Model confidence (mean pLDDT): 88 of 100. Predicted 3D model of a 93-nucleotide RNA (c-di-GMP-I riboswitch aptamer) from Candidatus Acetocimmeria pyornia. NCBI's taxonomy places the organism under Bacteria, Bacillati, Clostridia, Eubacteriales, Candidatus Acetocimmeria. It matches the Rfam family "c-di-GMP-I riboswitch aptamer". Rfam describes the family as follows. GEMM was predicted in a large-scale screen for bacterial structured RNA regulatory elements. Gene Ontology term of the family: cyclic-di-GMP binding. It was read from a public genome assembly, where an Rfam model found it.

[in-house]
RNA sequence: GUCCCGAAAAGGCAAACCCGUCGAAAGAUGGGGGCGCAAAGCCACGGGUCUACAGCCUCAGCAGGGUGAGGCCAGGACAGCCGGGUUGCCGAA
Numbered sequence: 001g002u003c004c005c006g007a008a009a010a011g012g013c014a015a016a017c018c019c020g021u022c023g024a025a026a027g028a029u030g031g032g033g034g035c036g037c038a039a040a041g042c043c044a045c046g047g048g049u050c051u052a053c054a055g056c057c058u059c060a061g062c063a064g065g066g067u068g069a070g071g072c073c074a075g076g077a078c079a080g081c082c083g084g085g086u087u088g089c090c091g092a093a
Stems, first nucleotide, its partner, number of pairs: 005091002012037002017032006035080001041086003045083003048078003055072006
């Protein structure tokens, strides 16, 4: 110096919830707030989960339009679901 590992120390991040903003929603984001986290730093590559605007199908009187309902569907989202990639603070056993 590197890897494994995670005692100590210095710090870091920030769940639920509340308020504001964006969004059809999932969710994101700013402030408050701390459940927790050794990568709870970053990346949608794989698996998985969530949402369904648009689109498609069906039903609601024979047809058409409109409206309503139901179903399918990521192109949307989740990195604090798991795996993977990548960067990184400290240094006891």